A computed fold for an 84-nucleotide RNA from a Chthoniobacterales bacterium, annotated as Fluoride riboswitch aptamer (crcB RNA motif). Its mean pLDDT, the model's own confidence on a scale to 100, is 78.
[in-house]
RNA sequence: UAUGCGCACGGCAAUGGAGUUUGCCCUCCGGCCUGAAAGAGUUCAGGACGGAAAACCGCGCGAGCUGAUGACUCCUUCCAACCA
Numbered sequence: 001u002a003u004g005c006g007c008a009c010g011g012c013a014a015u016g017g018a019g020u021u022u023g024c025c026c027u028c029c030g031g032c033c034u035g036a037a038a039g040a041g042u043u044c045a046g047g048a049c050g051g052a053a054a055a056c057c058g059c060g061c062g063a064g065c066u067g068a069u070g071a072c073u074c075c076u077u078c079c080a081a082c083c084a
Base pairs, nucleotide, nucleotide: 010025011024012023013022016075017074018073019072020071021070027052028051029050030049032047033046034045035044036043037042058065059064
């Protein structure tokens, strides 16, 4: 320096939110801030922000069909039936 694997953060899993959990992706660019070094305006490390990429964008030959979950629980929106 390159590649692979694992873990963590973050992101994603056909209509909203939250918790837990499973699976998948997890790379690059930009300027800014902080600290250190220095042969002097560069190098290294860290932080936050922005952008891009990746995961992702249901089933069926068709007519058509299911669902606010990947899964569990709770909340919310809509529709139908029954009761008060």